The RNA shown here (FMN riboswitch aptamer (RFN element)) has 144 nucleotides and comes from Shinella sumterensis. It was read from a public genome assembly, where an Rfam model found it. It matches the Rfam family "FMN riboswitch aptamer (RFN element)". Rfam links the family to the GO term FMN binding.
[in-house]
RNA sequence: UGAUGUUCUCAGGGCGGGGUGAAACUCCCCACCGGCGGUAUCCGGAGCGAUCCGGGAGCCCGCGAGCGCCUUCCGGUGGAAGGGUCAGCAGAUCCGGUGCGAUGCCGGAGCCGACGGUCACAGUCCGGAUGAAAGAGGGCAAGC
Repeated sequence: UGAUGUUCUCAGGGCGGGGUGAAACUCCCCACCGGCGGUAUCCGGAGCGAUCCGGGAGCCCGCGAGCGCCUUCCGGUGGAAGGGUCAGCAGAUCCGGUGCGAUGCCGGAGCCGACGGUCACAGUCCGGAUGAAAGAGGGCAAGC
C1' cells in the first nucleotide's frame, strides 16, 4: 500500500397554530421532516498546469428496513424462529434560465412517504424496535 479474513463501534428526521366534532398530533387550512451507495456544468481547498482532495439529488440509477411468499416449530382464525428476492407489493418532477453537456446548478411551481394499533382515516402519535440493516469508520492477523 491494495485486496482478503476476523473483530469492534456507529448507522432516521418531523404536528407548532387554527377550524370542525362527543372524540382527530389521524379529517380540513397553514406548518414541519428527508436513511445508505453511485452520478456531478455547483461550493470550498491544493497545484504553474494536467489534475487531485472534501462536500453536494426525498422525487435520476441502485440499495436498506417493511408487507407478502417459502420452510420449521407451537398451546394454531394466531404466534415464534429461520430463508432473503425467493409468486408478488415496495413513493414521488416538471417548467424557465445558464451551458457542449443538468430530472443534479440558479429561479419558480409541484409531488411522495411500509406494516399493525387508535373514541376518527397517521410520513410526523403508539407498537414490533434496547430489533434489523443499506452502509460508514476503526483495531487485529497473515500475504504481497